[in-house]
């Protein structure tokens, strides 16, 4: 030494992108004050350009001139330092360690020895020209430490001598002899010195040269002619091809030569736990450069920033004839750009330069100005009181002066600042980001309403936003805080330290073998790596510690340590290496005998198949889900028998064998190759791996030739289809076959490189040895064990899981390769290749995620198993057609109010709209608690006769009167809304659901999500119950319970009932409670018996028994999905508020070319119509049910007992049953629709009720495709009650009467439900993902005729200055021009893929068996996802 948000419906990984931390430069807002600072046009842009001013002078040498100060002039020294700045440079440029026996060094400091004798000139000066200037000729004169001759020392240099030193080594130094060359000095003086010459050391600068180190790039693979060496000559201060000649060909490169790209090193800085990594600002060392280049002089030193001369491109003056000029010095200034200060003072210190000194000079330096560069420090008050609800707030008094104003001194060159002494006065001083998660801080309030807008990333906003914009609170920091761009860290996402590669990125298609790497066993030497001591260095500054020191801090001073490097000495030798010998465990040869679809050639065979030829033989045949195309009377097709041809190689055949792999199967043969076992004869580490490179290398293609039965891309016909450039059928042609040859790729896979050691166990099967047994003695069988393969369980242990398990565990050795998706294996360079195309192989832009495994769902045109009359099948009766009755839709209208739409909307909300309901639609009135304004006893508001608008109406107007106090004109605010939001809600309710699931504790298994429990068998209606089972329990649901109904006992008998009596057998009455009913209790049914099956649960039958296996029929009915439905009411939000509120009239919801569901009526004889005659039960009744009587053809009227109801009433049941008629006909069927007539209910029946009487008599003759309900007291069918209601039933609900067929051997099919179990690229969950073409916009890019700039290679032309030479002249040469090659760099018609973009077009490729399995190479074809052939793989 740290994590944190994001990929899912959850996981767990893999991987990226985001956040948080340091440091830097620019901004945003915002600012009291001090100090210190190595801060300020570094970086990226322009080493791009520059006005004005300053930035190097000084002088005991000397002349002149002046009184003096001083000016000019010669001559000394310095001006090669300081200062700038990073453009070039990839080099000995820098670092660092070293060498110079190859060198120099003014000025300095030690020694030593000198410092004689002459001579000749010039500046300034005077005079006279020339030029616009700059400049600059002539002529006189004159000194110097300026030049100069000689002389003496004294150097050079050549040949000799040498027993002279030093050293590793003379090519060094001395010493000497002889020759040649060159050849010293300089004075001043104030007398103190200050200089001159030589010669040696010394010190300090420096020059040259080695060894090592430190970017990218091979899409840069071969460079090099002065290139390598030699001899010899020139050149420096000195070494060298530094330069010439001449001579030889050599030198560097995979350990990366050459090229290209970048770039000033370094000490250090920035980050980091460290290793790294990324930089090269300040300050120090080096280096380099001064407008772009070339050069030269003087000097000790330059090729010289403020010296010269040339060219070339700025600028500037000019009298055009010439001349000037170089801020990358210090201020400044103009241009760039996101991006950086005063044209300020002083030489007072510190240093430099010159002088003996005084001194002068110095934009070096020291100070000040500026600036939110840094680092540090301090403040922005503090105590009381008194008010305000607490939190705060606001006021008022005191006290206190850092800080602030500001007096006087003192500081400073000069100011400040400080320090000393006072005055006044709380005054002068807080902002900045956040506030949904990460991440500290709000479920506060308004606006907005997928718009504004926020958002590093997740993401937020579509009417109740903790996310936008505010306002109120709160967090963090703080004179600062935020944002945006870079680096580092996070990041073990470049992995040394520290990473990986089956399935997420990623083992080369295999395989030999070079270079490299690394390598068995002893010994001995040696000391290269390796260690240890020591000695030098690693400049300061910088870090790290300790001490002192500015009040503290930053900072300064010191002393130590450290700088992990480099060099050198001296040891040690166990390890690696080197050498040298030794040895057999690896490795190689060699024998043996045996096993193989290993290869290459040749030869042979076989069986199908097509072809043809002969018989035979007739009308079809082929092909498909079905067909069509096609093939046959010219005789198919089939059966026979010949024949000729190509390809191929059944069964054995295995998970088996053989090969590096790609791949290999008929049988002999020949030639060649390997691998296993087994001897242990031989060599003596000879190996392992392998970068380039060799070689091999399915298919498919390509070149030449061949061959061509069958298959068969493409191309043709038939089909399918909305379409079908497919799938599927009928031809068919490259090709598949064979020789030569290229090509070099595949899902070339075991998605697993090679190599060696090590690490449980079982079982199979090849080959091959031991040993044992049996034997038929066979070439046989069998065991147990050894080497070698090849497979399948598994244990440790390993992985994210699947899963691996002689590895995908463990230790080594080598090799390729990976580093988020796409963009792309694509452009481009380049190599190969006939080509198609291989092989290496980007980026710019763009994304926030793509992935892998594995989990729970859900789905599938996957599998499996159960279920059910809202499945099927059987069978009954029906819808669908036709009238009518009702809901919907459309349309229509002032309105035809709203909802509800698949099952789960349509006789549903509505269990009944004539008004009302009512929500709609025209019309016409009415209403504001409160609270404030104006108003109001000068009469508010309100009630009223007539009149008048009016459909009506003190509603409003008129005109009058009554009452007497409020008060809608205005502003808020309310009442009220069936307005608005079932996608804010609660309740309720419907569907899944006539299902059997639903969930839980504790254990157990997984890293986890989750799994188990709940899964298997075999049973149930059932998660129903037994058996097994890492589970054992447990709850909810199911079942148990409640209700009714069916048997029966006990009680209980009025209003019930009647076996008796009375009456007439009827009413009634008595008597009774036995039956029946009533309506409370209990009993009864449990697979409890018996038989067969089953281990059990539990099944089929039986038998009692009213009931039998849930006895029937109901209630109740899980966790939940479904943003399902709500206009019964309740509730948030929002609206409207004198109207969307109340009221009142009329109208509409009742319209009508239409379509749609659901009813009811009928189409007739199982029937109608008329008589007659029977039998229920459930239920309603006081606003009522109404008997009974009269009226009326009926409906219905008009009277009325009787019932608060086991009493009275509705109320007739109806279909049946008997007789009669009708005779198959649109009829005695059917009954709309219509027209006339009464009747009831209601203020009110036209729109728009119901009945009742006449009359009218319409479609209907049994209903296409299609589709529903129904398992028995059910279906049909036939009535009754009830609700709702003033009135209206074809409607719901309920009650009985008659009363079936089929099926229950069932699940094959259709559509649905569960549970298992698989696949998924779906999770908003198949009404889901998605993929490409075209169309539009938008961006970056590629090629592109060509164009236009810049560097730069090679040639060649002209050639300045300046060098060499006594000249002529030579050689080398900037800069200009032209070709030529390269590289960038800009623009560029058109053309090309690619990215990106809520709803655009074509289709459905891909995910499920995705509807043709899916994909890899190839090849052809198509709008387009694709489609077909060959061969592969299983993802």
């Nucleotide at each position: 030494u740290u994590c944190c948000a994001g990929u899912u419906u959850a996981u767990c990984c893999u991987g990226c992108u985001g956040g948080a931390g340091a440091g830097u430069g620019c901004u945003g807002c915002u600012a009291u004050c001090u100090a210190g600072a190595u801060u300020g046009g570094a970086a990226u842009u322009c080493a791009a350009c520059c006005a004005u001013g300053c930035a190097a002078g000084u002088u005991a040498c000397u002349g002149u001139c002046g009184u003096a100060a001083g000016a000019c002039a010669g001559g000394g020294c310095a001006a090669a330092c300081u200062g700038c700045u990073g453009a070039g440079u990839a080099a000995c440029a820098c670092g660092u360690a070293g060498u110079u026996a190859a060198c120099u060094u003014c000025c300095c400091c030690u020694u030593a020895a000198g410092u004689c004798u002459g001579g000749a000139a010039u500046a300034a000066c005077c005079u006279c020209g020339g030029g616009a200037a700059a400049c600059u000729g002539a002529g006189g004169a004159u000194a110097a430490u300026a030049c100069u001759a000689g002389a003496u020392a004294a150097a050079u240099g050549a040949u000799g001598u040498u027993u002279u030193c030093u050293g590793g080594a003379a090519u060094g130094a001395g010493a000497u002899a002889u020759c040649a060359u060159u050849c010293a000095a300089a004075g001043c003086u104030u007398c103190g010195g200050c200089g001159c010459u030589u010669a040696a050391g010394g010190a300090u600068a420096g020059g040259a040269c080695u060894g090592c180190g430190g970017c990218c790039u091979a899409u840069c693979a071969g460079g090099u002619a002065g290139u390598u060496g030699u001899u010899g000559a020139g050149g420096u201060a000195a070494u060298u091809g530094c330069u010439c000649a001449a001579c030889a060909a050599g030198c560097c490169u995979a350990a990366g030569a050459c090229g290209g790209g970048u770039a000033g090193g370094g000490g250090c800085c920035u980050u980091g736990a460290g290793a790294g990594a990324g930089g090269g600002a300040g300050c120090c060392c080096c280096c380099a450069g001064a407008a772009g280049g070339a050069c030269u002089c003087u000097g000790a030193g330059a090729c010289a920033c403020u010296a010269g001369u040339c060219c070339u491109a700025g600028c500037c003056c000019u009298a055009c004839g010439g001349g000037g000029u170089g801020c990358a010095g210090c201020a400044g200034g103009u241009g760039c750009g996101g991006a950086a200060c005063u044209u300020u003072u002083c030489c007072a210190a510190u240093g430099c330069g010159c002088g003996c000194a005084a001194g002068c000079g110095u934009g070096a330096g020291a100070g000040a100005g500026c600036a939110a560069u840094c680092u540090a420090g301090a403040g922005u008050g503090u105590u009381u009181c008194u008010c305000u609800u607490u939190u705060u707030g606001a006021g008022a008094a005191a006290c206190u002066u850092u800080u602030g104003u500001u007096u006087u001194g003192u500081g400073u060159a000069a100011a400040a600042a400080g320090c000393a002494a006072g005055a006044c006065g709380a005054a002068u001083a807080a902002g900045g980001g956040c506030u949904g998660g990460g991440a500290a801080a709000g479920a506060c309030u308004g606006g907005u309403g997928c718009c504004a807008g926020c958002c590093g990333c997740c993401g937020c906003g579509g009417u109740a936003a903790u996310a936008c914009c505010a306002g109120c609170g709160g967090c963090c920091c703080a004179a600062g805080u935020g944002g945006c761009g870079c680096u580092c860290c996070a990041u073990u996402u470049u992995a040394c330290u520290g990473g990986g590669u089956c399935u997420a990125a990623a083992a080369c298609a295999u395989u030999c073998g070079u270079a490299g790497c690394u390598g068995g066993u002893u010994u001995g030497a040696u000391a290269a790596g390796u260690c240890u001591u020591a000695u030098g260095u690693a400049a300061a500054a910088u870090c790290a510690u300790u001490a002192c020191u500015c009040u503290u801090a930053a900072g300064g001073u010191a002393a130590u340590g450290g700088c992990u490097g480099c060099a050198u000495a001296a040891g040690a030798u166990a390890c690696u290496g080197u050498c040298a010998a030794u040895c057999u465990a690896g490795g190689g040869a060699c024998u043996g005998g045996g096993a193989g679809a290993c290869g290459u050639a040749a030869u042979g065979a076989g069986u199908a198949c097509a072809g043809c030829c002969a018989a035979g033989g007739u009308a079809a045949c082929g092909g498909u889900a079905a067909a069509a195309u096609g093939u046959u009377c010219u005789a198919a097709u089939c059966u026979c028998g010949g024949u000729u041809g190509g390809a191929c190689u059944a069964a054995c055949a295995a998970g088996a064998g053989c090969g590096a792999a790609g791949g290999c199967a008929c049988a002999u043969u020949a030639c060649g190759a390997g691998a296993a076992c087994a001897g242990a004869u031989c060599c003596g580490a000879c190996a392992g791996u392998g970068a380039g490179g060799g070689a091999u290398g399915a298919a498919g293609g390509c070149c030449a030739g061949g061959g061509u039965c069958g298959c068969a891309a493409a191309a043709c016909g038939g089909a399918u289809u909305a379409g079908a450039u497919a799938c599927c059928c009928g031809u068919g042609u490259a090709g598949u076959c064979c020789u030569g040859g290229c090509u070099g790729u595949a899902a070339a896979c075991a998605c697993u490189g090679c190599u060696c050691a090590c690490u449980a166990a079982a079982c199979a099967u090849u080959g091959u040895g031991a040993u044992c047994u049996c034997u038929u003695c066979g070439g046989g069988a069998g065991a147990u064990u050894g080497c070698a393969g090849u497979g399948c369980u598994g244990u440790a242990g390993c992985g994210a899981a699947g899963g691996c398990g002689a590895g995908a565990g463990u230790g080594a050795g080598c090799u390729a390769c990976c580093u988020g998706g796409g963009g792309a294996g694509u452009a481009u360079a380049g190599u190969c290749g006939c080509a198609a195309g291989a092989c290496c192989g980007a980026a710019a832009c763009u994304u926030a995620a793509a992935g892998g495994a594995a989990u729970u769902g859900g789905c599938g045109g996957g599998g499996g198993a159960g279920c059910a009359c809202u499945a099927c099948a059987a069978c009954g009766a029906g819808u669908g057609a036709c009238g009518c009755g009702u809901g919907c839709g459309g349309u229509u209208c002032a309105a035809u109010u709203a909802g509800a739409u698949u099952c789960u909307a349509c006789c549903c909300c509505g269990u009944g709209a004539a008004c009302c309901u009512c929500a709609c639609c025209a019309g016409g009135a009415g209403c504001g608690a409160c609270a404030g304004c104006a108003g109001a006893a000068u009469g508010a508001a309100g009630g009223u006769c007539a009149g008048u608008c009016u459909g009506a109406a003190g509603g409003g107007c008129u005109u009058a009167c009554c009452u007497g106090a409020c008060a809608c004109g205005c502003u808020g605010a309310g009442a009220g809304g069936a307005g608005u939001u079932g996608c804010a809600u609660g309740g309720c309710c419907g569907a899944c659901g006539u299902c059997a699931g639903c969930c839980u504790g504790u254990g157990u298994c997984g890293u986890g999500a989750g799994a188990u429990g709940a899964u298997c068998u075999g049973u149930u209606a059932a998660a129903u119950c037994a058996g097994g089972u890492a589970a054992c329990a447990g709850g909810c649901g199911a079942g148990a319970c409640c209700u009714g109904c069916g048997u029966g006992u006990g009680u209980u008998g009025u209003u019930g009932c009647u076996a008796c009596c009375c009456g007439a057998a009827g009413a009634g009455g008595g008597a009774g409670c036995a039956c029946a009913c009533u309506a409370c209790a209990c009993a009864g049914a449990c697979u409890g018996c018996c038989u067969c099956c089953g281990u059990a649960a539990g099944g089929a039958g039986g038998a009692g028994g009213a009931a039998g296996g849930u006895g029937c029929a109901g209630g109740c009915a899980a966790c939940g999905u479904u943003a399902g439905g709500u206009a019964g009411u309740a509730c948030g939000g929002c609206c409207c508020g004198a109207a969307u509120c109340c009221c009142c009239u009329g109208g509409g919801c009742g319209a009508c070319a239409c379509g749609c569901g659901c009813g009811c009526g009928g189409c007739a004889a199982u029937g109608g119509u008329a008589g007659u005659a029977a039998c229920a039960a459930u239920g309603a009744g006081a606003u009522g049910c109404a008997a009974c009587c009269u009226c009326g053809a009926a409906a219905g009227a008009g009277g009325a007992a009787g019932c608060u109801a086991a009493u009275c009433c509705c109320a007739a049941a109806a279909a049946u049953g008997c007789u009669a008629u009708c005779u198959u006909a649109g009829u005695c069927c059917a009954a709309a629709u219509u027209g006339a007539g009464g009747u009831u209910u209601g203020a009110a029946a036209c729109u728009c009720a119901g009945c009742c009487u006449c009359a009218u008599g319409a479609c209907g003759a049994u209903g296409g495709a299609a589709u529903u309900c129904g398992u028995a007291g059910u279906a049909a069918u036939c009535g009754g009650a009830u609700g709702u209601u003033a009135g209206c039933a074809a409607c719901g609900u309920c009650c009985g009467g008659u009363g079936a067929a089929u099926a229950a051997u069932g699940u094959c099919c259709c559509g649905g439900c569960u549970c298992c179990u698989u696949g998924c690229a779906c999770a908003c969950a198949c009404c889901g993902c998605c993929c490409g073409u075209c169309a539009a916009a938008c961006c970056a890019a590629c090629c592109g005729a060509g164009u236009u700039g810049c560097g730069u290679u090679g040639a060649g032309a002209u050639g300045a200055a300046g060098u060499c030479g006594a000249a002529a002249g030579a050689a080398a040469g900037a800069a200009u021009c032209u070709c030529u090659g390269c590289a960038c760099a800009g623009c560029a018609a058109g053309g090309u893929a690619g990215g990106u973009u809520a709803a655009g077009u074509c289709g459905u490729c891909a995910c499920a068996a995705g509807g043709u399995a899916u994909c890899c190479g190839u090849a052809g074809g198509g709008g387009a996802a694709c489609c077909u052939g060959c061969g592969g793989a299983u993802g």
Small-subunit ribosomal RNA from an archaeon, 1435 nucleotides, folded computationally. Rfam family: Archaeal small subunit ribosomal RNA. Clan: SSU clan. Its family is annotated with structural constituent of ribosome and ribosome in the Gene Ontology. A reference for the family is Yusupov et al. (2001), "Crystal structure of the ribosome at 5.5 A resolution", Science.